[in-house]
RNA sequence: AACUUAUCAAGAAAGGCAGAGGGAAUUGGCCCGAUGAAGCCUUGGCAACCCAUACGAACUACUCGCUUGUAUGAAGGUGCCAACUCCAUCCCGUAAAACGGGAAGAGAUAAGUC
Numbered sequence: 001a002a003c004u005u006a007u008c009a010a011g012a013a014a015g016g017c018a019g020a021g022g023g024a025a026u027u028g029g030c031c032c033g034a035u036g037a038a039g040c041c042u043u044g045g046c047a048a049c050c051c052a053u054a055c056g057a058a059c060u061a062c063u064c065g066c067u068u069g070u071a072u073g074a075a076g077g078u079g080c081c082a083a084c085u086c087c088a089u090c091c092c093g094u095a096a097a098a099c100g101g102g103a104a105g106a107g108a109u110a111a112g113u114c
Base pairs, nucleotide, nucleotide: 002113003112004111005110006109007108008107013043014042015041016040017039021032022031023030027088028087029086044081045080046079049077050076051073052072053071054070055069056068057067059065085106089103090102091101092100093099
């Protein structure tokens, strides 16, 4: 890099260095930013994918194993800490806007496979 599966409306920022950009990419919008962007470092935190424990369920070669549900936890591996994944396409509620529901596309993260 590719593929598979799951999730994406909640949650959580201070300080130092730095110095003009940033919000994935194209375009458009709308925002954030010298009251200091990106990036790096330190500390803190959120969450619960992996993980740990308990209880239950399915399968099974039956105290094992494997899959799965619920509850609790947070030492470790990741991730994350403006705005729904900031918004954008299609369908429906619906005539329109907003809003809500569903679907697609593109992404992000995790676990696994090759």

SAM riboswitch aptamer (S box leader) from a Bacteroidota bacterium, 114 nucleotides, folded computationally. Taxonomically the source falls in Bacteroidota (Bacteria, Pseudomonadati). It was read from a public genome assembly, where an Rfam model found it.